[in-house]
RNA sequence: UCGCACUAACCGGGGAGAUAGCGGUGCCCUGUACCUGCAACCCGCUACAGCAGGGGUGAAUUCCGGCCCCCGGUCUCGUAAUGUGUUGUCAAGCACGUCAUCGAAAGCGUUGAAGAAACGGUCCCGCGCAACGGGUCCCUGUGAACCAUGUCAGGCGGGAGACCGAGCAGCAUUAAGCAGGCGCAUCCGUGUGCCGCGGGGAAGCUGUUUCCGAGCAGACGGUGACGCAGGCGGACAUAUUGCGUGUACCAAAGGUCGGUGUGCGA
Numbered sequence: 001u002c003g004c005a006c007u008a009a010c011c012g013g014g015g016a017g018a019u020a021g022c023g024g025u026g027c028c029c030u031g032u033a034c035c036u037g038c039a040a041c042c043c044g045c046u047a048c049a050g051c052a053g054g055g056g057u058g059a060a061u062u063c064c065g066g067c068c069c070c071c072g073g074u075c076u077c078g079u080a081a082u083g084u085g086u087u088g089u090c091a092a093g094c095a096c097g098u099c100a101u102c103g104a105a106a107g108c109g110u111u112g113a114a115g116a117a118a119c120g121g122u123c124c125c126g127c128g129c130a131a132c133g134g135g136u137c138c139c140u141g142u143g144a145a146c147c148a149u150g151u152c153a154g155g156c157g158g159g160a161g162a163c164c165g166a167g168c169a170g171c172a173u174u175a176a177g178c179a180g181g182c183g184c185a186u187c188c189g190u191g192u193g194c195c196g197c198g199g200g201g202a203a204g205c206u207g208u209u210u211c212c213g214a215g216c217a218g219a220c221g222g223u224g225a226c227g228c229a230g231g232c233g234g235a236c237a238u239a240u241u242g243c244g245u246g247u248a249c250c251a252a253a254g255g256u257c258g259g260u261g262u263g264c265g266a
Base pairs, nucleotide, nucleotide: 001266002265003264004263005262006261009057010056011055012030013029014028015027020046021045022044023043024042034054035053036052037051038050063259064258065257066256067255068254072250073249074248076246077244078243079242080241081240082239083238084237085236086235087234090233093232094231096227097226098225099224100223101222102221103220107216108215115211116210117209118208119207120206121205122204123200124199125198126197127196128195129193130192131190132189133188134187135186136185138181139180140179141178142177148173149172150171151170156165157164158163
């Protein structure tokens, strides 16, 4: 050095999570890599850290180590968007409201603007009237086995008799009650009224009349002042998502360098 047979080792690895820790089941990455069973109210183990059973490769393309590279992931930072919350000491920036001023469309005005005055209305109180509702009264009907009235057949009682007495049914009437009517009257009430009378009236609006005699009002835009609200913007906090050759850590695949046992025979 070669051949044969073995052995260690290997037949996927990694990230987050979970765990005292390790490995696995589940998720993700890498990318192709023996089979079966177990397992999140977990499963198996203990630093030689999945277990059990079966099968295969085997000292190297395949096992082990270093370095390079880097898929991917985690933490943190920065930044952007969005949501939520806080904030007006945020030179109150925008929006909003009021006022002033400038410009000004369309209008009104000598058939009289603005202003002033008078008398009314709107408003309040009282009274009346009306309307509506309720009660009383009135009218009609009905309405009592006996305990209502009148008349009381028959019958009953008294009497020698004439006659007298009480009295059921019937008939008539009526009380309470019930039902209805709508008229007059009367009483009470009212989220009633283009009603009337009297009184009061702060301010505004308004009708008419009078005085006076030329303005009034103003969509919209500019400027200014004041006010106001967490509506927009800003600031801060927080959550989610995206991005980042930021930082730190881990790191698959790939590349490269090195390392690796025993026996027999030639």